[in-house]
Bacterial RNase P class A from Orlajensenia leifsoniae, 375 nucleotides, folded computationally.
Taxonomically the source falls in Orlajensenia (Bacteria, Actinomycetes, Micrococcales, Microbacteriaceae).
RNA sequence: UGGGUCGGCAAGACGACCGCGUCAUCCGUUCUGCGGGUGCCGAGGAACGUCCGGGCUCCGCAGAGCAGGGCGGUGGGUAACACCCACCCGGGGUGACCCGCGAGACAGUGCCACAGAGAACAGACCGCCACGGGCCUCGGCCCGCGGUAAGGGUGAAACGGUGGGGUAAGAGCCCACCAGCGGCCGUGGUGACACGGUCGGCUCGGUAAACCUCGCCCGGAGCAAGGUCAGACAGGGAACGAUGGGGCUGCUCGUCCCGUUCCCGGGUAGGCCGCUUGAGGGCUGCGGCAACGCAGCUCCUAGAGAGAUGGUCGUCCAGCCGGAGUCGCGCAAGCGCCCGGUGAACAGAACCCGGCGUAUCAGCCGGCCCACUCA
Numbered sequence: 001u002g003g004g005u006c007g008g009c010a011a012g013a014c015g016a017c018c019g020c021g022u023c024a025u026c027c028g029u030u031c032u033g034c035g036g037g038u039g040c041c042g043a044g045g046a047a048c049g050u051c052c053g054g055g056c057u058c059c060g061c062a063g064a065g066c067a068g069g070g071c072g073g074u075g076g077g078u079a080a081c082a083c084c085c086a087c088c089c090g091g092g093g094u095g096a097c098c099c100g101c102g103a104g105a106c107a108g109u110g111c112c113a114c115a116g117a118g119a120a121c122a123g124a125c126c127g128c129c130a131c132g133g134g135c136c137u138c139g140g141c142c143c144g145c146g147g148u149a150a151g152g153g154u155g156a157a158a159c160g161g162u163g164g165g166g167u168a169a170g171a172g173c174c175c176a177c178c179a180g181c182g183g184c185c186g187u188g189g190u191g192a193c194a195c196g197g198u199c200g201g202c203u204c205g206g207u208a209a210a211c212c213u214c215g216c217c218c219g220g221a222g223c224a225a226g227g228u229c230a231g232a233c234a235g236g237g238a239a240c241g242a243u244g245g246g247g248c249u250g251c252u253c254g255u256c257c258c259g260u261u262c263c264c265g266g267g268u269a270g271g272c273c274g275c276u277u278g279a280g281g282g283c284u285g286c287g288g289c290a291a292c293g294c295a296g297c298u299c300c301u302a303g304a305g306a307g308a309u310g311g312u313c314g315u316c317c318a319g320c321c322g323g324a325g326u327c328g329c330g331c332a333a334g335c336g337c338c339c340g341g342u343g344a345a346c347a348g349a350a351c352c353c354g355g356c357g358u359a360u361c362a363g364c365c366g367g368c369c370c371a372c373u374c375a
Base pairs, nucleotide, nucleotide: 001371002370003369004368005367006366007365008364009363012316013315014314015313016312017311018310020042021041023039024038025037026036027035028034029033044346048357049356051355052354053353054352055351056222057221058220059219068218069217070216071215072214073087074086075085076084077083088102089100090099091098092097103213104212108211109210110207111206112205125152126151127148128147129146131144132143133142134141135140160178161177162176163175164174165173179203181200182199183198184197185196186195187194188193226273227272228271229270235264236263237262238261239260240259244258245257246256247255248254280299281298282297283296284295285294286293287292319342320341321340322339323338325337327336328335329334
């Protein structure tokens, strides 16, 4: 210098004008409120998706189990997790580094397309070989019955690999070495595991994001949770007072309507609380490889009607594009200086918190790796 890999930062600054929402305060008013002025405060790194985990609230609950769901290398972190850190194993990369729904396939069952004779305690299609028979030009050929997994062929995968012995031909049938599996032992490690030794049978396919088995975890519903204050109309009931008034009806009886208070109607509509200071952020020190923990100091201003937090202009910054030179550095390419233009995406809280996932314009900073060059 070029390419790569990992991590972090920041989501523009200032000013003017016009607006929006809560609260406080002042003024006006036709006053459960409305209008105007002033002041404070007013979204994010993801506020998003609502996919996990918790707090909180109510209901349920002696304890245990079944069903159902989730998780799955080891050790640690945490309130908890499917998250994070470190390590192990496997795979990829020259490397920095990246990837992993990482228990069990000798408990059982199922499945393995197409091709192929055969797809799991396998398989004779071609080939090879023995025996019996037939033909023969004496090289062999054909038929029958067997043996054979060394060779060919199919396939993602064909029941270890190489060499030797052995055999009619062959075969872990036997032997040596290698690979793999299992048992035992030793060393290191908290552990997953690694390394080494020895023995064994000689060899065992894959799939659990198929059923299943093993281990661990999980009660349900969610702030429209829940708590509290508490109306009105229709209608119903009770008590009290009067013994009344009116309608049917001129009179009597009967019947209907009319007063006040309370209760039901209804713990409903609506108001208020829950509501934002919390497993909280920053700095420093200590412990730890780290995630993180502890201590000290310090900071904290949305909380709604499911509804507000924006717009325009100016100056400027980073970056990008273009231009020019009697400028600076440099051998040069070029960089800097100067001028002009441009100059922000994804998206918006609604009980709170920890994660994960996804979206995101233009960028900046740093660690490490590889290649080339110079000293």
The prediction has a mean pLDDT of 75. It matches the Rfam family "Bacterial RNase P class A". About the family: Ribonuclease P (RNase P) is a ubiquitous endoribonuclease, found in archaea, bacteria and eukarya as well as chloroplasts and mitochondria. Its best characterised activity is the generation of mature 5'-ends of tRNAs by cleaving the 5'-leader elements of precursor-tRNAs. Cellular RNase Ps are ribonucleoproteins. RNA from bacterial RNase Ps retains its catalytic activity in the absence of the protein subunit, i.e. it is a ribozyme. Isolated eukaryotic and archaeal RNase P RNA has not been shown to retain its catalytic function, but is still essential for the catalytic activity of the holoenzyme. Although the archaeal and eukaryotic holoenzyme s have a much greater protein content than the bacterial ones, the RNA cores from all the three lineages are homologous -- helices corresponding to P1, P2, P3, P4, and P10/11 are common to all cellular RNase P RNAs. Yet, there is considerable sequence variation, particularly among the eukaryotic RNAs. Identified in Yersinia as Ysr151/RnpB.